[in-house]
This is a predicted structure of a 378-nucleotide RNA (Bacterial RNase P class A) from Leekyejoonella antrihumi. Of the family's consensus pairs, 96% are formed in the model. The sequence was found by an Rfam model in a public genome assembly. Taxonomically the source falls in Leekyejoonella (Bacteria, Bacillati, Actinomycetota, Actinomycetes).
RNA sequence: UGAGCUGGCCAGGCGGCCGCGUCGAGGGGUGACUCUCGCCGAGGAACGUCCGGGCUCCACAGGACAAGGUGGUGGCUAACGACCACCCGGGGCGACCCGCGGGACAGUGCCACAGAAAACAGACCGCCAGACGUCUCCGACGGCUGGUAAGGGUGAAACGGUGGUGUAAGAGACCACCAGCGCCCCAGGUGACUGGGGCGGCUAGGUAAACCCCACCUGGAGCAAGGUCAGACAGCAUGCGUUCGAGGGCGGUCCGCUCGAGCAUGCGGGUAGACCGCUGGAGGCGGCUGGCAACAGUCGUCGUAGAUGGAUGGUCGCCACGGCGUCGCCGGCAACAGCGGCGCCGGACAGAACCCGGCGUAUCGGCCAGCUCAUCCA
Numbered sequence: 001u002g003a004g005c006u007g008g009c010c011a012g013g014c015g016g017c018c019g020c021g022u023c024g025a026g027g028g029g030u031g032a033c034u035c036u037c038g039c040c041g042a043g044g045a046a047c048g049u050c051c052g053g054g055c056u057c058c059a060c061a062g063g064a065c066a067a068g069g070u071g072g073u074g075g076c077u078a079a080c081g082a083c084c085a086c087c088c089g090g091g092g093c094g095a096c097c098c099g100c101g102g103g104a105c106a107g108u109g110c111c112a113c114a115g116a117a118a119a120c121a122g123a124c125c126g127c128c129a130g131a132c133g134u135c136u137c138c139g140a141c142g143g144c145u146g147g148u149a150a151g152g153g154u155g156a157a158a159c160g161g162u163g164g165u166g167u168a169a170g171a172g173a174c175c176a177c178c179a180g181c182g183c184c185c186c187a188g189g190u191g192a193c194u195g196g197g198g199c200g201g202c203u204a205g206g207u208a209a210a211c212c213c214c215a216c217c218u219g220g221a222g223c224a225a226g227g228u229c230a231g232a233c234a235g236c237a238u239g240c241g242u243u244c245g246a247g248g249g250c251g252g253u254c255c256g257c258u259c260g261a262g263c264a265u266g267c268g269g270g271u272a273g274a275c276c277g278c279u280g281g282a283g284g285c286g287g288c289u290g291g292c293a294a295c296a297g298u299c300g301u302c303g304u305a306g307a308u309g310g311a312u313g314g315u316c317g318c319c320a321c322g323g324c325g326u327c328g329c330c331g332g333c334a335a336c337a338g339c340g341g342c343g344c345c346g347g348a349c350a351g352a353a354c355c356c357g358g359c360g361u362a363u364c365g366g367c368c369a370g371c372u373c374a375u376c377c378a
Base pairs, nucleotide, nucleotide: 001374002373003372004371005370006369007368008367009366010365012319013318014317015316016315017314018313020041021040023038024037025036026035027034028033043349047360048359050358051357052356053355054354055222056221057220058219062255063254064253065252067218068217069216070215071214072086073085074084075083087101088099089098090097091096102213103212107211108210109207110206111205124152125151126148127147128146129145130144132142133141134140135139160178161177162176163175164174165173179203181200182199183198184197185196186195187194188193226276227275228274229273235267236266237265238264239263240262247259248258249257283302284301285300286299287298288297289296290295321346322345323344324343325342326341327340328339329338
């Protein structure tokens, strides 16, 4: 200097004028309401509603089945499928990145086409032996019978690999070395696992992001939850039932338990107002300690929207940032880059509605830190 990898931050600033919302203070008004001043007033995702909770209500009698979720180990957390670290596998020269990461000897299914054969398989071309036949006769050819899976072919994948012994020809049939699998031992590690040694039969793939098995986890509904106050109204019909029990007990089924005099369905009428919930939280910011880290503890400090047809806007000026054009400086042959001046233009994705921790998606630009590779110079 160039090309990359990982993490974090910002999301324009200042001022004037006019205009909004909650709250506070002080006035005015019988009241509705209004005037003045003051603090504060959208996000990194507020979006998606994909997860997990807080909170509220139903139940307090449970049990079984089914259903759903997760899936290496350890930690962290209120919790999670998130996050941190590590292990194994794969990718990359590397910094780093990726993983639907338990089980294929519990069972079922699938592996097209090609191929003899795709899972207790198999003989297409072959190799060998026997008797027979033929011939150009010490060998060659043909069919039959038997042996064989080492060689060749097909395929993504063919029943371990290399070398040898052996054989009629071969074959883990046997041997040496290696890979795999099983068992045993030693060392390290909290653990997943890693390294080493020994023995053994010789060795039947892949796929569970197919069904399934195993391990662990799981009540439901949701702020339109749920409460308080005020106010209004109109019941009728059918069916079932009143201790021989209709109906209810909020994911499904069954069993059990419990409440119970009304219930279920249909038609019809009234109400939709005010207040709470509603913002002090697993809160923000900073220091210290512990930890590789996520994070935890402790000390200090701050008080930062709370609307309800739903507020935070408009305009002007200056500055900052970005883009385009032009001029000058530097530097060269020139160009690029850099610096300065002038003019014009511009503002991404987007908008709280009970709150919080994550994830995913969208996005104009800018900044910071660390690391890797290549090249050059000192």